[in-house]
RNA sequence: ACCUUGAUGGAGAGUUUGAUCCUGGCUCAGGACGAACGCUGGCGGCGUGCUUAACACAUGCAAGUCGAGCGGAAAGGCCCUUUCGGGGGUACUCGAGCGGCGAACGGGUGAGUAACACGUGGGUAACCUGCCUUCAGCUCUGGGAUAAGCCUGGGAAACUGGGUCUAAUACCGGAUAUGACGCAUCACCGCAUGGUGUGUGUGUGGAAAGUUUUUCGGCUGGAGAUGGACUCGCGGCCUAUCAGCUUGUUGGUGGGGUAGUGGCCUACCAAGGCGAUGACGGGUAGCCGGCCUGAGAGGGCGACCGGCCACACUGGGACUGAGACACGGCCCAGACUCCUACGGGAGGCAGCAGUGGGGAAUAUUGCGCAAUGGGCGGAAGCCUGACGCAGCAACGCCGCGUGAGGGAUGACGGCCUUCGGGUUGUAAACCUCUUUCAGCGCUGACGAAGCCUUCGGGUGACGGUAGGCGCAGAAGAAGCACCGGCUAACUACGUGCCAGCAGCCGCGGUAAUACGUAGGGUGCGAGCGUUGUCCGGAAUUAUUGGGCGUAAAGGGCUCGUAGGCGGUUUGUCACGUCUGCUGUGAAAGCCCGGGGCUUAACCCCGGGUCUGCAGUGGAUACGGGCAGGCUAGAGUCCGGCAGGGGAGACUGGAAUUCCUGGUGUAGCGGUGGAAUGCGCAGAUAUCAGGAGGAACACCGGUGGCGAAGGCGGGUCUCUGGGCCGGUACUGACGCUGAGGAGCGAAAGCGUGGGGAGCGAACAGGAUUAGAUACCCUGGUAGUCCACGCCGUAAACGUUGGGCGCUAGGUGUGGGUUCCCUUCCACGGGAUCCGUGCCGUAGCUAACGCAUUAAGCGCCCCGCCUGGGGAGUACGGCCGCAAGGCUAAAACUCAAAGGAAUUGACGGGGGCCCGCACAAGCGGCGGAGCAUGCGGAUUAAUUCGAUGCAACGCGAAGAACCUUACCUGGGUUUGACAUACACGGAAAUCCGGCAGAGAUGUCGGGUCCUUUUUGGGUCGUGUACAGGUGGUGCAUGGCUGUCGUCAGCUCGUGUCGUGAGAUGUUGGGUUAAGUCCCGCAACGAGCGCAACCCUCGUCCCAUGUUGCCAGCGGGUUAUGCCGGGGACUCAUGGGAGACUGCCGGGGUCAACUCGGAGGAAGGUGGGGAUGACGUCAAGUCAUCAUGCCCCUUAUGUCCAGGGCUUCACGCAUGCUACAAUGGCCGGUACAAAGGGCUGCGAUACCGUGAGGUGGAGCGAAUCCCAAAAAGCCGGUCUCAGUUCGGAUCGGGGUCUGCAACUCGACCCCGUGAAGUUGGAGUCGCUAGUAAUCGCAGAUCAGCAACGCUGCGGUGAAUACGUUCCCGGGCCUUGUACACACCGCCCGUCACGUCAUGAAAGUCGGUAACACCCGAAGCCCAUGGCCCAACCCCUUGUGGGAGGGAGUGGUCGAAGGUGGGACUGGCGAUUAGGACGAAGUCGUAACAAGGUAGCCGUACCGGAAGGUGCGGCUGGAUCACCUCCUUU
Repeated sequence: ACCUUGAUGGAGAGUUUGAUCCUGGCUCAGGACGAACGCUGGCGGCGUGCUUAACACAUGCAAGUCGAGCGGAAAGGCCCUUUCGGGGGUACUCGAGCGGCGAACGGGUGAGUAACACGUGGGUAACCUGCCUUCAGCUCUGGGAUAAGCCUGGGAAACUGGGUCUAAUACCGGAUAUGACGCAUCACCGCAUGGUGUGUGUGUGGAAAGUUUUUCGGCUGGAGAUGGACUCGCGGCCUAUCAGCUUGUUGGUGGGGUAGUGGCCUACCAAGGCGAUGACGGGUAGCCGGCCUGAGAGGGCGACCGGCCACACUGGGACUGAGACACGGCCCAGACUCCUACGGGAGGCAGCAGUGGGGAAUAUUGCGCAAUGGGCGGAAGCCUGACGCAGCAACGCCGCGUGAGGGAUGACGGCCUUCGGGUUGUAAACCUCUUUCAGCGCUGACGAAGCCUUCGGGUGACGGUAGGCGCAGAAGAAGCACCGGCUAACUACGUGCCAGCAGCCGCGGUAAUACGUAGGGUGCGAGCGUUGUCCGGAAUUAUUGGGCGUAAAGGGCUCGUAGGCGGUUUGUCACGUCUGCUGUGAAAGCCCGGGGCUUAACCCCGGGUCUGCAGUGGAUACGGGCAGGCUAGAGUCCGGCAGGGGAGACUGGAAUUCCUGGUGUAGCGGUGGAAUGCGCAGAUAUCAGGAGGAACACCGGUGGCGAAGGCGGGUCUCUGGGCCGGUACUGACGCUGAGGAGCGAAAGCGUGGGGAGCGAACAGGAUUAGAUACCCUGGUAGUCCACGCCGUAAACGUUGGGCGCUAGGUGUGGGUUCCCUUCCACGGGAUCCGUGCCGUAGCUAACGCAUUAAGCGCCCCGCCUGGGGAGUACGGCCGCAAGGCUAAAACUCAAAGGAAUUGACGGGGGCCCGCACAAGCGGCGGAGCAUGCGGAUUAAUUCGAUGCAACGCGAAGAACCUUACCUGGGUUUGACAUACACGGAAAUCCGGCAGAGAUGUCGGGUCCUUUUUGGGUCGUGUACAGGUGGUGCAUGGCUGUCGUCAGCUCGUGUCGUGAGAUGUUGGGUUAAGUCCCGCAACGAGCGCAACCCUCGUCCCAUGUUGCCAGCGGGUUAUGCCGGGGACUCAUGGGAGACUGCCGGGGUCAACUCGGAGGAAGGUGGGGAUGACGUCAAGUCAUCAUGCCCCUUAUGUCCAGGGCUUCACGCAUGCUACAAUGGCCGGUACAAAGGGCUGCGAUACCGUGAGGUGGAGCGAAUCCCAAAAAGCCGGUCUCAGUUCGGAUCGGGGUCUGCAACUCGACCCCGUGAAGUUGGAGUCGCUAGUAAUCGCAGAUCAGCAACGCUGCGGUGAAUACGUUCCCGGGCCUUGUACACACCGCCCGUCACGUCAUGAAAGUCGGUAACACCCGAAGCCCAUGGCCCAACCCCUUGUGGGAGGGAGUGGUCGAAGGUGGGACUGGCGAUUAGGACGAAGUCGUAACAAGGUAGCCGUACCGGAAGGUGCGGCUGGAUCACCUCCUUU
C1' cells in the first nucleotide's frame, strides 16, 4: 500500500484527610412513564386516558332474528260496510305464542392462580367438533298430543290453577340402508397397549316439508378445514427464622364414569410415593409476544395493541346444547339493595355512557350503523355502546406559528458604576415588506370498484369537515426553571445562624455570586420545573467483570458422606461438543430498503432479526459412558532414625507452708512512706525430725513433637504419627469436602475426693476530693485428682486444604551419601525432610510477602458486600445452668475504615543550649506612703490595655485648659475646609449694658489694590462640613511575643502511584544550618557572622572656648597673660586581633586545649540590627481608611463638676526597721546633659522655701552645679531609740486668671506602723549584682519615689545538668490536626422517634374433628299419577317404561370445639438512636499516667476493677539468638 472478513460499540464528577493513596458507602449529570402537582398556555395531526374500592350502583342502551317452519290476527296500513268505544275482509305487515338458529361469539376485568395456568417443542395407535367445503347414498309410510286462542278461578304483584279446541321443519312408531357399532374371522403394517383394510359372516338403530320453478332445506357415512380436549420434555418469583411431607396417599386387580386416557370414582390387595438438584408450608403474582434501560450480558415492567388463561355480587350445583357447568340463563345458600296489601316477590354495569364513594389522579348519561366485522334471514332487511366517528384533557409523540429586512444620537426608562462610563441594545421608536396559523366570505371532497334498484336512480355518522380560492391587517398568540462547586450562566439592594435554601458537599451570626427582590445572564420552549417509580452510571452481587495478612471477609482443628474435580495408553459409543439440511419460532413490534398523508409523528409493502426448540444426515480432537492395559499420583512391604506426641502405673530431689523439739530475744513483716497483721502465751532468725500438696531450677535453644488445643524431673508398660534408604507388591485405589462425627486453652457447671502455695469475691489498712481500684495484710470458691458436661478465646502466621512451576545467600534440627583421614572425631561437597533470617524477579493501596509466597496456574470448600442498631430481638436447635449456634428489621449517619506523610503532643527515649536549675548576692510577699489596676460607689467617676507578652502601660507630667465623661446654659452651612449664586459696606477694632460665661444688645469708627478682572471680610442660600460614634473579627501602617532562638525555604536533579522525601539526615565541631568530612545530590536565597556606631591601645594631622611640660611675665592665689603643641582632651584619619605563631589532641580536617607576644585572644565589652512564620495578639482614641450610624445633634461653644471617690483585693515602686548605722563639723574626686518668654553668677535679706538685684552666656568660654557614697574628727550604745518618718496642727514661700474640691516646697510642733517579713516568688555571671549621687524630656507649677540617660564605689558564686521552666536537633508512639487548654467513654436527668417483652384484648387466614345438611347429580323405592310407542289383551284393563313423592350416598353455607400461623391495640417494662452550652467521674488514644485487648467468672453509681488462660494489634531499657555491612 492492497485485499478479505467482522463490528457501529463502553466518558465521568462531588463527598472521609492538614494533605495523600486505597477501601467503601452516599449523591449527581442520561433515558423512560397510563403519571400527579406548581406556574404558564396560540394552532393542527396521530395516539392515550380509574394504576386506588373485583366498592356500591339511579336511568338509558349493549342479542336477537326468521311469516320462505306453524296455528293465527292483538296493534298499524289498505279495502268494503257502518245502529258505532261497531262489523267484515286482505296479509302491506305483525304483538304474543309453538318451532328453528344464535345467545358458549363479540365486549369487560385481573380477584383468584406458583399451576401443564402460560411460553416453546412433541404425542393422542386414548379423543370430540354445530355452521362451512368436498365425496357417496337416501329423503318411503303412519300416529297421538300441546302452547297460543276461548271459558273459568287464585294472587297486591310476580305469577299461576282448572276445563276445552288446534297446527308444525315440535314429538313418537314402521320399512329400507352401503357406512357406523358389537362379536367371530382373513390379509398387511407398526412404536408396547395396537393400527389399517367401502375384506367376509352375523346382530342393532333413522328421514320433514315449503315454493309456480330455480333455490334454500333434512338424513346417513367418509374426507377436509376450523375450533376444542387430554398428555409429556424443557423454561420462567422470594423465603430453610418453612425440613421433613403424603392414606386416594403410590401401585395393582375388578367395576363404574367420560368424547376420551387416568385414583377421575369405588371395592379389595400391596406399602409405597415425594424431598437438600429444596418436597411440604408461608408470602407475592395472571402468563407471553413485547415495553423501558443497558456497549453487551443483564435488570425492571407486563398500561395501550395482539395470543392464551381465569373470573362475572360471594359460595355450591347441575340443566340445555356441537360447544357452558354459561357476564346481560336456571336452582340453592349467604350478604346487600329495592317493591309489598306483610301473605310474598325482584335484582346483580369487572358491557357503553353515567352516579356516589375511595383517591395525588383518569373523559360524554354524544352521533351513526355510511365503512369493517358479527347474529338471524332465500332476500329486502332487522339487531349490533363490537366498530366507525365526534366531544373533554398539553397526558404523550410530531409539526407549525407568535413575524422578516433595514435602523445609532447607541434615545427614554431600568440596573450597575472607579462617576469617566458600562449594560439592557438593533432591542425599541421609525422605514420598507410578508400573511403561515387563527378570523371572515365563497367553494367543497376521497373514504362507495360496495350495496339496493322500478335501471331513472338511491345510499356518508364524521361534515358544510379536510382541501381549494379570496379579504384585511403585524394585526390575535411566551413562558418556565436555573445562575457557590458538581453544572452553562453575576452584580446591586434587603436580611443578619433570623427569615429561609438545600440532590450531595453545604450556605445564613452586618460587606451572602448559596436566603428574598431587582437588573443582567444561561438553558429549554407551548411548555418549563417538582415529586414518585424503573434501568443506567454501580466492576456497588463482579458469567462477561470483584474480593478475604493489616480496609468487610479463612470455618478453632481433623476425619469423612453426598457432590465437584481428576494421571497415562488402546478400542468402542456418539451423551456433551462442532457442522449441513428440514420443520417451527403467529401477526404487530425492532432494524434495513421503498411507498402514502405538504413534512414528521402515523400508516402501508418487501427483506432481515426473532440469538430458541424439535427432527434428520455427518465429524470424533477434547470432556463423558463402557471395555482393556501402564506406573510417574496414592498406598502396601523391608531396613534404619529422632522426638516435652498420647494414655496408665510407679518413683525422686530442691523449695514454700504447717506440726514437734532445741538454741535464742524483741522485734518481725510490709511500703514511695506507713498502717492493718504476727510477736514476751517467746515470733522473725537458726538447727533437727515429721506431715502434706502442688510444680519440676540448671540442661533450655526464633531447638523438638503434635491436626489444632497443646506437650518439659525419672523409670516401666501400651500406643499414634513422621523422616530417610531400598524399590518387592497393588494398579488411579486420588484431591477437596455442603450436611455429619470426633477433638478442642482458660474460666465455668454437676458428683465425690484433695487442699501446700497462689488467689476472683469478701474483710481490714493505706492512698485519694472520693478510691467499690492500682499498693499492703489476710482470705473463700477455684487452681489439683476421678468421672460427666460446657464448646468458647487476639482458638493468630489475624494468611483454608491439595498439586505443579518460578534467582540465590546464610544459620539450625533429623537422615542418607561422597571426598579427606589407618580408624574415630573434625572439616568440606551432594541430596531428602523440617524450622528461621536476608534478598532478585513478580505481586501489593502501602506496610510488606518473596521456593514455608501475599508470585505464576489448576481443583474443591468456607466467608465478605458502608458505619451504627447487633452478633442484638423474635423463632428454632443444643445445654443442668451460665450460655452457645443460627440470625433480622424499624430507625439513624455521610461517613466508618486501611496504609503511609507532614506537623503537634507524650507523666517516651537520646543529644544539646539558656541566670532554666544548682552555687551565690540582693530583693518582693509583712509595715507606712506613692503610682497603676480590679471591685464598689457616683450625675460622671471618659476610653483603651487583661497569663507570660495588661496593671509607675497609652499618659515625656488631669487645679482651668488638656477632656473624649456628667450637669446646666447656648448655637445650627455650623468651632474648621472648598465651591457657586445673591446681597452688604462693613468686619476686625474701641467703649457701655445684661449675663456664670458662651453670647446678646447699644454706641463710635474705618476697607485694600487696580485699567478691568480682582483680594480680604460679613450676611443669606445650596452643595457640604463635623463626629475621641460602632466594627482592630472588614483594613493599611506601626508594635508586642516566641526570640538574637538557629532556624525557614527555593531551583534543577533523584526517589516515591501520591501526600512528600532527599538536599537540611549521619560522624565531628561551633554562640550559630559556624565550619569540616561523608553522602543522590548539586547549587542558591532569607536568617547567623561580618560590614555600622560606641568604649578600650597606639600613630598621624589640626589646636579654640580645651591643655600647660619647657621659656618668660604677673598674683596671697588661679593658664591669669606672652607664648607653646610636648601631654590630657577635642575633631578627623589610620594602625591593631587573623586561631596569625608554638606545643598537645583530632580523620595530615574543621576545631579544641595550653602557651608566647600584646592595650586587647579566640564573636575583646556594649549598642543598632529581629528570617519564614505563630498568637483573627494590640491599636478605628496617634494617623490613614472600607462599611454602618448621628445631622437644631452622637456636631460645636461656655460655666461648674468629674477623671484625685474608698469597706476591700492585686501589681510596680519609694522609705525604713538601724551601729558596715543616725546626727554634727571639716574635706576630696565625676560623667553626661540643659539654658534667651531661658540658665541666672558675685553681693545683700530671710532659720528656710525664697526674695532683691542683675554680671556673664544662644554657651569645650557663662550659668544650672552642691556631686553623693568616700575620707578625717566628734557624738549616740541596742532602745520602738538621737532608728523610722507616716499622720495631724500651726505658720509660710513659689507658680498660676484661679491652689476649696485638687499643687509642690519651707519652718515649728506632733512622732503612727515597722525590730528583716508565711506559703510562695523575682533579678543578677563582672566593671555585672549591690550601693551612691547627677542630669534630661514632659512642664506655668507639680503630685517624679516614675521613665530615660550619666558617672562614683564595687563583690560573691557556677561542683555540675539528676530535677523545675523554656527552646533546638534526631528518633519513637498516637484514635490529636481548633493540633493535650486535644480527643474521648459510661451511668444518671430531660425531650423526640422507631423497636422488643408484657397480664390481656380485638381480628384475619388455612386446615382438622364432630353436628346440621339446601339445591343438585347418582342409587333405591311399598303406596300415588301417566296420551301417542312396545307386549299381553280388549277392559273404565294389566305389564313394560316414565314421573311426582319418599329414603339414602356425596354435598355449599352455617354451628360447636381444641389447636396452628399471622396482624392491630395494650397499663407497664427493656435496651437503642438522635438532641444546645445539664450532672458524676476519667475508662481508652502517649508507657494515657496500673500497657492495652480477647474469652470466661465474680464484684462495683458509672465508665470499669480483679482472678485465670491467651495475644502483640505494647512504649522504654538491658540481655540472648539470628541476619546485613565492614

Predicted 3D model of a 1526-nucleotide RNA (small-subunit ribosomal RNA) from Jiangella asiatica. The coordinates come from a structure-prediction model, not an experiment, and the mean pLDDT is 83. Rfam family: Bacterial small subunit ribosomal RNA. Its family is annotated with structural constituent of ribosome and ribosome in the Gene Ontology.